[in-house]
Context: one part of a larger RNA
RNA sequence: CCCUCGUUAAGGAACUCGGCAAAAUGGCCCCGUAAGUUCGCGAGAAGGGGUGCCAGCGUGAGCUGGCCACAGCAAAGCGGUAGGAGCGACUGUUUACUAAAAACACAGGACUCUGCAAAGUCGCAACGACGACGUAUAGAGUCUGACACCUGCCCGCUGUCGGAACGUUAAGGCGACUGGUUAGCGCAAGCGAAGCUAGGAACUGAAGCGCCGAUGAAGGGCGGCCGUAACUAUGACGGUCCUAAGGUAGCGAAAUUCCUUGUCGGGUAAUUUCCGACCCGCACGAAUGGUGUAACGACUCCUACACUGUCUCAACGAGGGACUCG
Numbered sequence: 001c002c003c004u005c006g007u008u009a010a011g012g013a014a015c016u017c018g019g020c021a022a023a024a025u026g027g028c029c030c031c032g033u034a035a036g037u038u039c040g041c042g043a044g045a046a047g048g049g050g051u052g053c054c055a056g057c058g059u060g061a062g063c064u065g066g067c068c069a070c071a072g073c074a075a076a077g078c079g080g081u082a083g084g085a086g087c088g089a090c091u092g093u094u095u096a097c098u099a100a101a102a103a104c105a106c107a108g109g110a111c112u113c114u115g116c117a118a119a120g121u122c123g124c125a126a127c128g129a130c131g132a133c134g135u136a137u138a139g140a141g142u143c144u145g146a147c148a149c150c151u152g153c154c155c156g157c158u159g160u161c162g163g164a165a166c167g168u169u170a171a172g173g174c175g176a177c178u179g180g181u182u183a184g185c186g187c188a189a190g191c192g193a194a195g196c197u198a199g200g201a202a203c204u205g206a207a208g209c210g211c212c213g214a215u216g217a218a219g220g221g222c223g224g225c226c227g228u229a230a231c232u233a234u235g236a237c238g239g240u241c242c243u244a245a246g247g248u249a250g251c252g253a254a255a256u257u258c259c260u261u262g263u264c265g266g267g268u269a270a271u272u273u274c275c276g277a278c279c280c281g282c283a284c285g286a287a288u289g290g291u292g293u294a295a296c297g298a299c300u301c302c303u304a305c306a307c308u309g310u311c312u313c314a315a316c317g318a319g320g321g322a323c324u325c326g
Stems, first nucleotide, its partner, number of pairs: 001321008010312002014310001019307001027051005036041001038146001062073004080305007087297002092104002108144007120130003147292004152222003157219002159215005166210003172204002177199005184191002223241005250284001251281001262278005
């Protein structure tokens, strides 16, 4: 010096990204217990007191021996608390070997499909199987994610569903017409039936697409400029352009705010964090759900009390290493 422990004056988080680590709390009994709340909780809230010894009785506690008095074993007797926010309702699940979470799941909500030889899935040449020995209060798919209050506008685009008059449209059907060949005709140039053969116009011809309509808890989207009130400022109001429609409620410097350490208030002696507000929202917003929310959380952030060698600032001690000899 290293590892694992023990103790420490005064101070008590000044350490540090951060109280990481340590300390502190602690079992049992009694008293007592706030806000909030879904009335279950919160709650062991918080806080306070007791715990000895002897005798008797009862009860009773990790293990073992023993037999009523002890002895031993075992790594391990034993909550820190309170307040304020974010996220997720909750118990659960997950990256076996760097991530346990705000991610996944969830009960609940909604939409769509499916009438049974169901839809859907596996197989695929098929048999066959699951769905299901179930039958729309069932099954499948997708999204959301307890609960409370809610969930606005847009169907122009894309998708889906419906429509079938018209347009477009394949093979096929039909086959006008044209070419080749040649019996024949012609003095010749050439013409040229039938058959065979090569091509082929009009017409006919389904779904689809066009077209018409519906549909957002389908994919998605939800404006700009100018003027205006008797100080100023602001703009209830007006004008104009564009759009399918121009963001409603609620929330808002937010897990979203660039400028930004925005501004004001609170907390501190002092705070880029935190909490409450404001709203010029660079670039929130309503089941890619919006806003709240008791309870819950090895989640994230902030604060206080208690406590401490985290620190001011280090010291001493114990055991084991390191080092020397062997």

Large-subunit ribosomal RNA, domain IV from uncultured Dinobryon, 326 nucleotides, folded computationally. The coordinates come from a structure-prediction model, not an experiment, and the mean pLDDT is 82.